RNA sequence: GGUCCCUUCGUCUAUCGGUUAGGACGUCAGGUUUUCAUCCUGAAAAGAGCGGUUCGACUCCGCUAGGGACUG
Numbered sequence: 001g002g003u004c005c006c007u008u009c010g011u012c013u014a015u016c017g018g019u020u021a022g023g024a025c026g027u028c029a030g031g032u033u034u035u036c037a038u039c040c041u042g043a044a045a046a047g048a049g050c051g052g053u054u055c056g057a058c059u060c061c062g063c064u065a066g067g068g069a070c071u072g
Base pairs, nucleotide, nucleotide: 001071002070003069004068005067006066007065010025011024012023013022018055027043028042029041030040031039048064049063050062051061052060
């Protein structure tokens, strides 16, 4: 240099064109407890960036960035 794959809450992951993007752990608040822990309830928290296609894009396409595999 070339080809291919991946990028979603703080972490791990589900969803793979259609209306609250879900779950677990964690965090925060409340309840319980003498306190902490446990347990219960609730809340906040995410589509790498920019364009394109489409009535509609996390999803399809292109470029860029980062990471990885193979290879000249």
Molecule: transfer RNA
Organism: Asticcacaulis benevestitus DSM 16100 = ATCC BAA-896